[in-house]
RNA sequence: GCUGAACCAGGGCAAACCCACCGAAAGGUGGCGACGCAAAGUUUCCGGUCUAACGGGCGCGGUGCGCUCCAUGACAGCGGGGCCGCCGAG
Numbered sequence: 001g002c003u004g005a006a007c008c009a010g011g012g013c014a015a016a017c018c019c020a021c022c023g024a025a026a027g028g029u030g031g032c033g034a035c036g037c038a039a040a041g042u043u044u045c046c047g048g049u050c051u052a053a054c055g056g057g058c059g060c061g062g063u064g065c066g067c068u069c070c071a072u073g074a075c076a077g078c079g080g081g082g083c084c085g086c087c088g089a090g
Base pairs, nucleotide, nucleotide: 002090003089012037013036018031019030020029021028022027035077041083042082043081045080046079047078048075049074050073055069056068057067058066059065060064
């Protein structure tokens, strides 16, 4: 330097539930807690999924309500790609 995540050491992260806060929601942050994870580090570039406030359309008994479309919102612990990386091994 390359490969790679089987083995060693030190360890690392933290699903669900519950609580608080933020958010229209999806969801996020903190606490608690471990289902799991060798990139469960990072990044929305591609696909996918979730939500639908605003806006559009339609309906009605119309200062409103209901249905529906929409990502500009979200998920990196859905898959792929990019970037970066500890220990040991070959």